[in-house]
Parts: sequence; C1' cells; structure tokens
RNA sequence: GCGCUUGUAGCUCAGUGGAUAGAGCAACCGCCUUCUAAGCGGUCGGUCGAUGGUUCGAUCCCAUCCAAGCGCG
Repeated sequence: GCGCUUGUAGCUCAGUGGAUAGAGCAACCGCCUUCUAAGCGGUCGGUCGAUGGUUCGAUCCCAUCCAAGCGCG
C1' cells in the first nucleotide's frame, strides 16, 4: 500500500429498514439474613465510531474517514 471482518450501556452481546434501542453481568436502592455471600424486586446508565447520502422512515442500505483485528504484498 491492497483486501476482509468488527465498532450498539462501565463490560460481554442481541437487534439487518417501521416507530419510546434491549438482555446478562457490573453500579445504586430496597427486601431477606444475627452479619456477609447467595437469592428476590426496583432504579440508573446509549447523541448505535464520525460525517455525508438514499428513503415517508436508517443501529440496519451506500460513500468517505477514524479505530481495532486478520490476511496478502
């Protein structure tokens, strides 16, 4: 330099055009317990990597860029 894959909550991931973007773990609050752990209930947390485009509508499709990984030279 070229090609491919990935980028969504603090972490691991789902969601592949349709309306308020979700789960588990973590954090916080409460219940339970003599206490802790475990268990149960709840709360919080996201401008979906950036910009632009297509569309009535974009996390999803297209282009460029950024970052990470793999391969080729």